[in-house]
Formats: sequence, structure tokens, C1' cells
RNA sequence: AUGUAGCUCAGCAGGCAGAGUACUUGCCUUGUAUACAAGAAGCCCCGGGUUCAAUUCCCUGCAU
Repeated sequence: AUGUAGCUCAGCAGGCAGAGUACUUGCCUUGUAUACAAGAAGCCCCGGGUUCAAUUCCCUGCAU
């Protein structure tokens, strides 16, 4: 310094968690792939503090 979906990452001057890719289903095709449509998947590294409210601010720890 970084830690957020299987993977690669965004996000946030605190107020409903997103994209690409991958995956599943449908459509298409002789078949596969592509394209198109839909869907599932994350209590945001652990524990505490502040706050009406924390992924976001503060502290400790862990991992790289």
C1' cells in the first nucleotide's frame, strides 16, 4: 500500500452494493462457438469503537 461476486476491478466527502468476464437457462445452429435475452452468485478479510445509520471514519489483528 492492498483486501468488495468464481476471476479482474469500480464504488463511497456515511444513507438500497455495481461493471466486465466466467457460470446457468432460453433463443439461434445439423453440432460447437458467436450474437441476443433472462437469471443466480457478495451480510464488502476478522474483532472492536464513533454514529440514528459504517463497505465508507477511527483502533487492533490477519493475509499479500
This is a predicted structure of a 64-nucleotide RNA (transfer RNA) from Mus musculus. The sequence is in RNAcentral, with records from Rfam. The coordinates come from a structure-prediction model, not an experiment, and the mean pLDDT is 80. NCBI's taxonomy places the organism under Eukaryota, Craniata, Gnathostomata, Theria, Mus. Its Rfam family is "tRNA". Its family is annotated with triplet codon-amino acid adaptor activity in the Gene Ontology. The family's RNA type in Rfam is transfer RNA.